Predicted 3D model of a 344-nucleotide part of an RNA (small-subunit ribosomal RNA, central domain) from an uncultured prokaryote. The RNAcentral record of the full RNA draws on ENA. Its mean pLDDT, the model's own confidence on a scale to 100, is 83.
Context: one part of a larger RNA
RNA sequence: UUGGGUUUAAAGGGUCCGUAGGCGGACAAUUAAGUCAGAGGUGAAAGUCUGCAGCUCAACUGUAGAAUUGCCUUUGAUACUGGUUGUCUUGAAUUAUUGUGAAGUGGUUAGAAUAAGUAGUGUAGCGGUGAAAUGCAUAGAGAUUACGCAGAACGCCAAUUGCGAAGGCAGAUCACUAAAUUGUUACUGACGCUGAUGCACGAAAGCGUGGGGAGCGAACAGGAUUAGAUACCCUGGUAGUCCACGCCGUAAACGAUGGAUUGUUCGGGAUAAUUAAGUUCUGAGUGCCUGAGCGAAAGUGUUAAGUAACCCACCUGGGGAGUACGUCCGCAAGGAUGAAACUC
Numbered sequence: 001u002u003g004g005g006u007u008u009a010a011a012g013g014g015u016c017c018g019u020a021g022g023c024g025g026a027c028a029a030u031u032a033a034g035u036c037a038g039a040g041g042u043g044a045a046a047g048u049c050u051g052c053a054g055c056u057c058a059a060c061u062g063u064a065g066a067a068u069u070g071c072c073u074u075u076g077a078u079a080c081u082g083g084u085u086g087u088c089u090u091g092a093a094u095u096a097u098u099g100u101g102a103a104g105u106g107g108u109u110a111g112a113a114u115a116a117g118u119a120g121u122g123u124a125g126c127g128g129u130g131a132a133a134u135g136c137a138u139a140g141a142g143a144u145u146a147c148g149c150a151g152a153a154c155g156c157c158a159a160u161u162g163c164g165a166a167g168g169c170a171g172a173u174c175a176c177u178a179a180a181u182u183g184u185u186a187c188u189g190a191c192g193c194u195g196a197u198g199c200a201c202g203a204a205a206g207c208g209u210g211g212g213g214a215g216c217g218a219a220c221a222g223g224a225u226u227a228g229a230u231a232c233c234c235u236g237g238u239a240g241u242c243c244a245c246g247c248c249g250u251a252a253a254c255g256a257u258g259g260a261u262u263g264u265u266c267g268g269g270a271u272a273a274u275u276a277a278g279u280u281c282u283g284a285g286u287g288c289c290u291g292a293g294c295g296a297a298a299g300u301g302u303u304a305a306g307u308a309a310c311c312c313a314c315c316u317g318g319g320g321a322g323u324a325c326g327u328c329c330g331c332a333a334g335g336a337u338g339a340a341a342c343u344c
Stems, first nucleotide, its partner, number of pairs: 003316004007298002012312001014201002017198001021194003025088007033081002035077008048066007091191001092188001096184002099181002103177007114150001117147005125136002162169002206247006215241002220236004258311002261308001273282001293300002317344003326337004
C1' cells in the first nucleotide's frame, strides 16, 4: 500500500460551523474533455514468449513472428460522467402566523433550611460512635422564643419527562436571543451532502487578578481502629467550591456506536397538534418488547449493529509508550503531534 475492519477483540475525531476537495435531483438541446471504436506514426537493439534453422545434443547462436498492455495525430460514436444553455419541483431553503419546552444571556425577587450574632427563658450536660475519645460547655453550652444579617442550593411538582451540536440545562418573574416542530399560505429553483487545514464552543479539577466565603471540604492537625493505619470512622480545618474578567482544552467528553440519504415487519405505551370524542389519520421526537436480516456470540432490530450508495476520521500482535527527541500551544500544571533500539 492493497485487502479487511472500527458497540464489547486494535480502531469513530469531545461537539458544531465551514474553506479547498470529493460526491450529487428530473427533462430537453448542444459540445465531445473523460469514455468507446477504426486508421496512421512511434514504442532502439538485446532480453522475454512462439515457430523454424545451425554447432553430434544441450547451454549457446541465427532467423521470422508475437508481445511491448504506453504516448501522439486523425476520423467517427454519444449511452454514461463532465462543460454550456433552457425548463421543472419532488431535495434544500425561506416569509407570515399558532401552540410546545429545566435551550442561552442579563436583571429583579420569594420561601424553607444552615451557620454565626444580639436579647429573653433556663440548668448540666451537649456532641459523636460498632464502642469510644479528641471537641464544645457553669466565663452558662445544648434546648427553646424573638429580631436583624450572610452565603450557597432550589423541597413538593418530577417522570423510562422535556430542551440543547456537544459539554450541559431545574424556585419565581421580566427583557433580549437562537434552534426545532405542527397546521395553512406564498416565494426561490438544485441553491444540496460531507468536510483535510482552519475558526468557535467545550464537565470537573487546575492557574492569574479582584471580590466573596454559610455549608461542604483535598492538604493539614488531633481522636479512634490496628501488628502497623501516612486509610476507612470521628472532631476540627486551609485551598477550593460561589461571582466578574482572562487562561487551560482534557474525561469511561459513552449510545464505549461519525454525518447525511434511500427503501424494509408486527404489537403495546407516553408527549404534542388535528377532532364533539380516550375514535381515526398524519408528521416530529423519545423509551420498551419483538420478526426477517445481520453478528464470533452477547445482542441489534424503521432511533440498525439489516439493505444500497456518498464524504470524513481511525486501526494493523503484546510490551517499550502515548514515552524519548524535535516542533507548535500554555503563566505554570501540562496539552497536541509522535518514533526507535530492545524484548516476548